[in-house]
RNA sequence: GCGUGGGAUGGGGAUGGGGCUCCCCGACAACCGCCGUCAGGCUGAUAGCUCCUGCAACGCG
Numbered sequence: 001g002c003g004u005g006g007g008a009u010g011g012g013g014a015u016g017g018g019g020c021u022c023c024c025c026g027a028c029a030a031c032c033g034c035c036g037u038c039a040g041g042c043u044g045a046u047a048g049c050u051c052c053u054g055c056a057a058c059g060c061g
Base pairs, nucleotide, nucleotide: 010025011024012023013022016052017051018050019049020048021047033042034041035040
């Protein structure tokens, strides 16, 4: 330098950040909550656990 094969890096899990764990996807992807004909209504800052931030409810000072 050439050929062949394999593979890392990466991205995502309904609104923010960190740690750990799990799962999914290969950019044509994973992912983008639920009910309702409409109007309108419901849960949650997690995929799960935990901490922080923000929000909400109740009680006390």
Predicted 3D model of a 61-nucleotide RNA (Fluoride riboswitch aptamer (crcB RNA motif)) from Methylopila jiangsuensis. It matches the Rfam family "Fluoride riboswitch aptamer (crcB RNA motif)". Its family is annotated with positive regulation of gene expression and response to fluoride in the Gene Ontology. The model forms 100% of the base pairs in the Rfam consensus. Lineage of the source: Bacteria > Pseudomonadota > Hyphomicrobiales > Methylopilaceae > Methylopila. Model confidence (mean pLDDT): 79 of 100.